The RNA shown here (transfer RNA) has 84 nucleotides and comes from a Woeseiaceae bacterium. The RNAcentral record of the sequence draws on ENA. Its mean pLDDT, the model's own confidence on a scale to 100, is 80. The organism belongs to Woeseiaceae, within Bacteria. Rfam family: tRNA. By type it is a transfer RNA. Gene Ontology term of the family: triplet codon-amino acid adaptor activity.

[in-house]
RNA sequence: GCCGAGGUGGUGAAACUGGUAGACGCGCCGGAUUCAAAAUCCGGUAUCCUUCGGGAUGUGGGGGUUCGAUUCCCUUCCUCGGCA
Numbered sequence: 001g002c003c004g005a006g007g008u009g010g011u012g013a014a015a016c017u018g019g020u021a022g023a024c025g026c027g028c029c030g031g032a033u034u035c036a037a038a039a040u041c042c043g044g045u046a047u048c049c050u051u052c053g054g055g056a057u058g059u060g061g062g063g064g065u066u067c068g069a070u071u072c073c074c075u076u077c078c079u080c081g082g083c084a
Stems, first nucleotide, its partner, number of pairs: 001083007010026003019067001027045006046057004060076005
C1' cells in the first nucleotide's frame, strides 16, 4: 500500500430485508434471607434538564440519503486478521 472483520451503558454482548437502542450475562447500589457471612431471591443501574407529567441528547468522529439510520452511502480515526 491492498483486502477483510470489528468499534453499542462500568464491562462482555444482542438488536440491522431501515421503524420504541441497550435484551441477556457480569459488575456495582439497595433490600429480603442468616447469629454473621457465602449462596440464593427481589428491585435499581447512560448523561443532562424538569413544573415529577415528562423532555432533550446518546451506537468511534464528521457529512449525506430518507418521514425515519446502530442498520444504507461517502470520508476519517482506532483495533484485529490476511496479502504484498